[in-house]
Molecule: transfer RNA
Organism: Actinoallomurus sp. CA-153458
RNA sequence: GCCUCUGUAGCUCAGUGGAGAGAGCGCCCGCUUGCGGAGCGGGAGGCCCCAGGUUCGAGUCCUGGCGGAGGUG
Numbered sequence: 001g002c003c004u005c006u007g008u009a010g011c012u013c014a015g016u017g018g019a020g021a022g023a024g025c026g027c028c029c030g031c032u033u034g035c036g037g038a039g040c041g042g043g044a045g046g047c048c049c050c051a052g053g054u055u056c057g058a059g060u061c062c063u064g065g066c067g068g069a070g071g072u073g
């Protein structure tokens, strides 16, 4: 350089083009406990890497850019 995959919560990841963006872990509060852990209940935290395009409607499809991973001369 070229090819493929990939970018969504603090971390690991889900998410048929249809509208209140989720789960687990972590964090905070409460219940429970002699204290803690475990368990149970609740909560905070994201406008989905950036910019365009298609569409009535885009996290999802297309193009370019940037980042990451793998392959290849």
Base pairs, nucleotide, nucleotide: 001072002071003070004069005068006067007066010025011024012023013022018056027043028042029041030040031039049065050064051063052062053061